Predicted 3D model of a 317-nucleotide part of an RNA (large-subunit ribosomal RNA, domain IV) from an anaerobic digester metagenome.
Context: one part of a larger RNA
RNA sequence: UUGUGGUAAGGGAACUCGGCAAAAUGGCCCCGUAACUUCGGGAGAAGGGGUGCCUGCCUGGUGAUCAGGCAGGUCGCAGUGACCAGGGAACUCCAACUGUCUAAUAACAACACAGCAGACUGCAACUCGGAAACGACUCGUAUAGUCUGUGAAUCCUGCCCAGUGCGGGUAUCUGAACACCGAGUUCAAUCGGACGAAGGACCCGUAAACGGCGGGGGUAACUAUGACCCUCUUAAGGUAGCGUAGUACCUUGUCGCUUAAUUGGCGACUUGCAUGAAUGGAACAAUGAGAGUUCUACUGUCCCUACCACAAGCCCG
Numbered sequence: 001u002u003g004u005g006g007u008a009a010g011g012g013a014a015c016u017c018g019g020c021a022a023a024a025u026g027g028c029c030c031c032g033u034a035a036c037u038u039c040g041g042g043a044g045a046a047g048g049g050g051u052g053c054c055u056g057c058c059u060g061g062u063g064a065u066c067a068g069g070c071a072g073g074u075c076g077c078a079g080u081g082a083c084c085a086g087g088g089a090a091c092u093c094c095a096a097c098u099g100u101c102u103a104a105u106a107a108c109a110a111c112a113c114a115g116c117a118g119a120c121u122g123c124a125a126c127u128c129g130g131a132a133a134c135g136a137c138u139c140g141u142a143u144a145g146u147c148u149g150u151g152a153a154u155c156c157u158g159c160c161c162a163g164u165g166c167g168g169g170u171a172u173c174u175g176a177a178c179a180c181c182g183a184g185u186u187c188a189a190u191c192g193g194a195c196g197a198a199g200g201a202c203c204c205g206u207a208a209a210c211g212g213c214g215g216g217g218g219u220a221a222c223u224a225u226g227a228c229c230c231u232c233u234u235a236a237g238g239u240a241g242c243g244u245a246g247u248a249c250c251u252u253g254u255c256g257c258u259u260a261a262u263u264g265g266c267g268a269c270u271u272g273c274a275u276g277a278a279u280g281g282a283a284c285a286a287u288g289a290g291a292g293u294u295c296u297a298c299u300g301u302c303c304c305u306a307c308c309a310c311a312a313g314c315c316c317g
Stems, first nucleotide, its partner, number of pairs: 001312008010303002014301001019298001027051005036041001038152001052074009075079001087296007094288002099111002115150007127136003154282003158213003163210002165206005172201003180193004214232005241275001242272001253269006
């Protein structure tokens, strides 16, 4: 000097990106326990008290070195005497939950999930493997199987079928080759005609299919704002909600709370550069080695270092 372990007066997060690390809490018995809630929970909430040993007695038990209780006494700083052994509370975001994952830098808000919805499929089914035979699904049969999206429950899920898909229809148009008819050729080649499938044109449907969801001008008896009006334009012009967001450029938006001081956090407002409804929207009790913030307890994280033990390093031998 380093590592591991330990102890520190006073202060107590002033450290730091951040209480990282450490400390504190801890078992059992009794009392007591809020908001919120899907009424199950939350909950070991929180917060208090007790705990050893000795003597006597009581109750249960067939009994035990058994279990429970009452009274008195007694020792220590300390009685779950060592070890073992939750810190707690509040607000918000995300994901409902238990679960799964990058064997060896990621455990998460990602995946999955129950639930919801759509599509296909009548069984010699759809879908999948295989060149095929055949096989899986399937000793199954639409309350089933396959595929896709969303992701518990609750309240909801607006408008657009113009584009791209998908499904259906179709008088007419287009639409290849073969076969047919005609021309042509010694035979062929070749040329023309007619016929005319799927598909396309055309029509209809379909968005929990892929997706999309405007601009300008004026207007109310202060001002401001604009329920209202005009106009261009679209397939339709973003509804309910939510909103400076894990999405907001301007931005450290504005206001309030929190602090002595806050680019933080929370609550509002909201003209949203560029929110928005199963590419799901909102709101949520419980759950979480998830993310942010605050309070309390606690502490060598720090003020500000010091000392102790062990191990290594270094020096001598």
Its mean pLDDT, the model's own confidence on a scale to 100, is 85.